[in-house]
RNA sequence: GGACGCAUAGUUCAGUGGUAGAAUAUCUCGUUUACACCGAGAAGGUCCCAGGAUCGUUCCCUGGUGCGUCCA
Numbered sequence: 001g002g003a004c005g006c007a008u009a010g011u012u013c014a015g016u017g018g019u020a021g022a023a024u025a026u027c028u029c030g031u032u033u034a035c036a037c038c039g040a041g042a043a044g045g046u047c048c049c050a051g052g053a054u055c056g057u058u059c060c061c062u063g064g065u066g067c068g069u070c071c072a
Base pairs, nucleotide, nucleotide: 001071002070003069004068005067006066007065010024011023012022013021018055026042027041028040029039030038048064049063050062051061052060
């Protein structure tokens, strides 16, 4: 220098255009003499940034940023 992929909750990841989810972690309650395990619940998100197409975008298009893989 060229090709491709990824960016979503604190973390690991789902989510094929119509109100964003799980696991885990955190907090509360139950259970226990107490702690842990377990059960129930709660809170937690500018979906990396900007622009465009669309009635409407996490999702499509363009550019940028960061990370990764391959080729030279």

This is a predicted structure of a 72-nucleotide RNA (transfer RNA) from a Candidatus Pacearchaeota archaeon. Rfam family: tRNA. Its family is annotated with triplet codon-amino acid adaptor activity in the Gene Ontology. The coordinates come from a structure-prediction model, not an experiment, and the mean pLDDT is 83.